[in-house]
Molecule: transfer RNA
Organism: Candidatus Moranbacteria bacterium RIFOXYB1_FULL_43_19
RNA sequence: GCCCUUGUCGUUCAAUGGAUAGGACGCAAGUUUCCGGAACUUGAAAUAUAGGUUCGAUUCCUAUCAAGGGCG
Numbered sequence: 001g002c003c004c005u006u007g008u009c010g011u012u013c014a015a016u017g018g019a020u021a022g023g024a025c026g027c028a029a030g031u032u033u034c035c036g037g038a039a040c041u042u043g044a045a046a047u048a049u050a051g052g053u054u055c056g057a058u059u060c061c062u063a064u065c066a067a068g069g070g071c072g
Base pairs, nucleotide, nucleotide: 001071002070003069004068005067006066007065010025011024012023013022018055027043028042029041030040031039048064049063050062051061052060
């Protein structure tokens, strides 16, 4: 230099064009307990950035950025 893959709550994974973007762990509050833990209930929290296509984009296209891999 060229090519490929990936980028979603704090972490790890779903969601492949139509919804309130969902689960687990973690965090906070409540119930329970003498206190804590465990259990149960509730809550907050995310689509890398900028454009484009579409009635509608996490999803499709382009560029950039970041991570990983292959070739030279």